[in-house]
The RNA shown here (transfer RNA) has 73 nucleotides and comes from a Candidatus Curtissbacteria bacterium. It matches the Rfam family "tRNA". Rfam describes the family as follows. Transfer RNA (tRNA) molecules are approximately 80 nucleotides in length. Lineage of the source: Bacteria > Bacteria candidate phyla > Candidatus Curtissiibacteriota.

Formats: sequence, C1' cells, structure tokens
RNA sequence: GCGCCCGUAGCUUAAUGGAUAGAGCAGACGGCUUCGGACCGUAAGGUUGGGGGUUCGACUCCCUCCGGGCGCA
Repeated sequence: GCGCCCGUAGCUUAAUGGAUAGAGCAGACGGCUUCGGACCGUAAGGUUGGGGGUUCGACUCCCUCCGGGCGCA
C1' cells in the first nucleotide's frame, strides 16, 4: 500500500429497517448477617466510535474519517 472483519453502559454482549436500544458481570443503595461473603430487592448507568447521506422511520443500508484485529505484498 491492497483486501476482509470488528467498534453498542466501566467490562462481556443482544437487537440486521419499525414501539421507550435490552441483558449478564462490576459499581451504588437497601434487606439478610455479630461483621463480611454468598443470596434477595431497588434504582442508576448508552451522543450505538465521529461526520454526512438514503428512508416516513437507521444500532442495522451507503459514503468518508478515526481506532482495533487478520491476511497478502
């Protein structure tokens, strides 16, 4: 340099055109406990990597940029 794949919450991830983007773990608060762990409950946490486009409607499709991985040279 060329090709392919990936980027969603602190971490691991679901949703592949349609309702308010869901879940597990971690963290917070409460219960339980002599205390802690485990367990139970509650709430919070997301510009879906940035920008633009298509569409009535985009995490999803297209373009571009950024970052990461793999292959070829």